[in-house]
The prediction has a mean pLDDT of 82.
Predicted 3D model of a 73-nucleotide RNA (transfer RNA) from a Thermoplasmata archaeon.
The source organism's lineage runs through Archaea, Methanobacteriati, Thermoplasmatota and Thermoplasmata.
Rfam family: tRNA. By type it is a transfer RNA.
RNA sequence: GCGGGUGUAAUCUAGCCUGGUAGGAUGCAAGCCUCCCGAGCUUGUCGCCCGGGUUCAAAUCCCGGCACCCGCA
Numbered sequence: 001g002c003g004g005g006u007g008u009a010a011u012c013u014a015g016c017c018u019g020g021u022a023g024g025a026u027g028c029a030a031g032c033c034u035c036c037c038g039a040g041c042u043u044g045u046c047g048c049c050c051g052g053g054u055u056c057a058a059a060u061c062c063c064g065g066c067a068c069c070c071g072c073a
Base pairs, nucleotide, nucleotide: 001072002071003070004069005068006067007066010026011025012024013023020056027045028044029043030042031041032040049065050064051063052062053061
């Protein structure tokens, strides 16, 4: 230099093909329960890598970047 893959919360992950309120688990906070702790239950908290385009509407489609991984040279 060329080709391919991946990027979603503090951590892991679904959703992307086929555009329509971003879901689950762990963590954290509060409450219930308990003599206390733990476990369990309830509620809350934190998110689409960056910029642009298309669209009434973009995590999703298109273009350009960035980071990481794999292959080729």
RNAcentral records the identical sequence in 2 taxa.